[in-house]
Context: one part of a larger RNA
C1' cells in the first nucleotide's frame, strides 16, 4: 500500500448516476393490524410485549408400582411416583436470558406486464417470450386442412368441427367508434381482354404439265402452273386470370383544411367554404409518447430538468399492431419517508493472506 474480516467518539445519505456496499430487522409464544380487494387477500401489514435459572401452587394430558369392590386373568373406584403441554405467584444473576448458531429491515405513491413460469450456454431476466382467455379464418375426412418427402410413405390422428391448423390479442372488469377508395380476401358471372388447342379464307416454295422467245441442233431463258409435299395463316371458337359487379376490417391499411361568427376581452355551441373512401367516436393526454420544455398551476425539499395531481396548445395517443382501470404477483424500472448505518464528513485502531528482505 493491496486483499479478505472485525470495531469506531459526534453527526447520519451530506456519499453516489442511484444508499452500490454494509449495517439495522431477524426463531418461536402472546396482543394488535389501514387503505383497497376479484372477498381469496392485503398479513409475519405496522406496532407492540414475553424469552434464562430456582422455589412453590395448579390445570389439562399420558402412563402407572399399589390399594379397594368383585367368584373374576371380566368390570369398576382410587392413588404415589414418572412423560408432555401449559398457568399463576414469588426468588435470583448479568449490560445483555431464541445470551453462541441459524435466522424478513418496514411504509407510502407511480408507470409497466394480470399471475408461477421462460430467455440472449460463456456481458441483457427484462415493461421481451409464453401464458390461461378473447376474435378471425380453414378443414367434412376412402388422400380433412396443414406439413415433411422426387415417390412411396409419414405426421395430423389410430383424431373427425366442443376436433385439428394458421394468424392476431393476452386474466379479469368497462368497451372496442367511422372508412371497403387502395392492397389483400371472397362471391359471382352478363360484358371486355385473353393462352394452349380447333378451325383453315388466303397465301409461300417446288413441281408434271401448257404457253412464249432465243437456237441449225444440243439446250437456254420467260410467264403461267393441277395434285402431293412444303413454308405459313385470317376469320369464327376457346379456360383460368385480368377488367367488371357485391362483399368482409378483432383483413394489411386510413380516420382533412380554410375563412367567419355571442351586448368588454377572449373563446366559438352556430354560419360558409374546399377536399376525402371516411374525417378520430368512448377513453387517456408534457405519456416508456410533448419537438418546444425544466409548458403552466398545484404538491412535496430551505432550495425539486426526476416525482406525484392538474390543464389540452395530442411537433407525433387512441380503441385485440387493442384502448382505460384494475386486487394480487415482480432477484424488473421512477419518486418519497421511516429505520439503520464507515457510503460520507474523515480519518482512526485491530485481526489474517499478500506486497518488502533474507533464503
Nucleotide at each position: 500500500c493491496u486483499c479478505u474480516c472485525g470495531c469506531u467518539u459526534a453527526g447520519g445519505a451530506a456519499c453516489u448516476c442511484g444508499g452500490c456496499a454494509a449495517a439495522c430487522u431477524g426463531g418461536c409464544c402472546c396482543c394488535g393490524u389501514a387503505a383497497c380487494u376479484u372477498c381469496g387477500g392485503a398479513a409475519g401489514a405496522a406496532g407492540g410485549g414475553g424469552u434464562g435459572c430456582c422455589c412453590a401452587a395448579u390445570g389439562c394430558u399420558u402412563u402407572g408400582a399399589c390399594c379397594c369392590c368383585g367368584c373374576a386373568c371380566a368390570g369398576g373406584g382410587g392413588a404415589a411416583g414418572g412423560g408432555g403441554c401449559g398457568u399463576u405467584g414469588g426468588g435470583u444473576c448479568g449490560c445483555a436470558g431464541u445470551g453462541a448458531a441459524a435466522g424478513g429491515g418496514g411504509a407510502g405513491c407511480c408507470g409497466c406486464g394480470a399471475c408461477u413460469g421462460u430467455u440472449u450456454a460463456a456481458c441483457a431476466a427484462a415493461a421481451a417470450c409464453a401464458c390461461a382467455g378473447g376474435a378471425c379464418u380453414c378443414u367434412g375426412c376412402u388422400g380433412a386442412a396443414a406439413u415433411c418427402g422426387c415417390a412411396a410413405g409419414a405426421u395430423g390422428a389410430c383424431g373427425u368441427a366442443u376436433a385439428g391448423g394458421g394468424u392476431c390479442u393476452g386474466a379479469u372488469g368497462c368497451c372496442u367508434g367511422c372508412c371497403c377508395g387502395g392492397u389483400a380476401c371472397u362471391g359471382g358471372a352478363a360484358g371486355g381482354u385473353c393462352a394452349c388447342g380447333g378451325a383453315g379464307a388466303g397465301a409461300u416454295g417446288u413441281c408434271a404439265g401448257a404457253g412464249g422467245c432465243c437456237g441449225c441442233a444440243a439446250g437456254g431463258c420467260c410467264c403461267c402452273g393441277a395434285a402431293g409435299c412444303u413454308c405459313u395463316g385470317a376469320a369464327c371458337u376457346u379456360a383460368a386470370g385480368c377488367c367488371c359487379c357485391g362483399g368482409u376490417a378483432a383483413a394489411c391499411g386510413g380516420c382533412g383544411g380554410c375563412c367567419g361568427u355571442a351586448a368588454c376581452u377572449a373563446u366559438a355551441a352556430c354560419g360558409g367554404u374546399c377536399c376525402u373512401a371516411a374525417g378520430g367516436u368512448a377513453g387517456c393526454g408534457a405519456a416508456a409518447u410533448u419537438c418546444c420544455u425544466u409548458g403552466u398551476c398545484g404538491g412535496g425539499u430551505a432550495a425539486g430538468u426526476u416525482c406525484c395531481g392538474a390543464c389540452c396548445u395530442g411537433c407525433a395517443c387512441g380503441a385485440a399492431u387493442g384502448g382505460c382501470a384494475u386486487a394480487a404477483c415482480g432477484a424488473a424500472g421512477g419518486c418519497u419517508c421511516c429505520g439503520c448505518u464507515g457510503u460520507c464528513u474523515u480519518g482512526g485502531c485491530g485481526a489474517g493472506a499478500g506486497g518488502c528482505u533474507c533464503g